[in-house]
Molecule: Fluoride riboswitch aptamer (crcB RNA motif)
Organism: Silvibacterium sp.
RNA sequence: AUCUGUUUGGGUGAUGAAGUCCACCUCUAACCGCCUUCCAGGCUGAUGACUCCUACCAACAG
Numbered sequence: 001a002u003c004u005g006u007u008u009g010g011g012u013g014a015u016g017a018a019g020u021c022c023a024c025c026u027c028u029a030a031c032c033g034c035c036u037u038c039c040a041g042g043c044u045g046a047u048g049a050c051u052c053c054u055a056c057c058a059a060c061a062g
Stems, first nucleotide, its partner, number of pairs: 009026005016053001018051004033043003
């Protein structure tokens, strides 16, 4: 100096907060939604999953 493994740390999982679990990546990375005639236009969801709060949307009642 390089490679591999273990442990630990850190980061990430299409928009916010908290908890738990899972997965991925190791800074040359993980990740950065979908449809379409791809110029342009259209659509869904605050989760990777669960619980819950906030924001937003729809319906009904007072």